This is a predicted structure of a 72-nucleotide RNA (transfer RNA) from Candidatus Moranbacteria bacterium RIFCSPHIGHO2_01_FULL_55_24.
The sequence was found in a public genome assembly.
Lineage of the source: Bacteria > Bacteria candidate phyla > Candidatus Moraniibacteriota.
It matches the Rfam family "tRNA".
Model confidence (mean pLDDT): 81 of 100.
RNA sequence: GCCGAGGUAGCUCAGUGGUAGAGCAGAGGACUGAAGAUCCUUGUGUCGGCAGUUCGAUCCUGCCCCUCGGCA
Numbered sequence: 001g002c003c004g005a006g007g008u009a010g011c012u013c014a015g016u017g018g019u020a021g022a023g024c025a026g027a028g029g030a031c032u033g034a035a036g037a038u039c040c041u042u043g044u045g046u047c048g049g050c051a052g053u054u055c056g057a058u059c060c061u062g063c064c065c066c067u068c069g070g071c072a
Stems, first nucleotide, its partner, number of pairs: 001071007010024004018055001026042005048064005
């Protein structure tokens, strides 16, 4: 340099046009002499950035940035 995959909550990941969710973690409460376990409640995330298409973009298109893999 070329090709491919990916970037979404603190972490691991869903969501493939109609304003975003799960598990774990964290916080508060119940329980306990105290703690652990268990149960209940709790998510205001510039969806990597800038443009474009569209009534409407996490999703489609272009460019850029970052990570991983392959070729040279």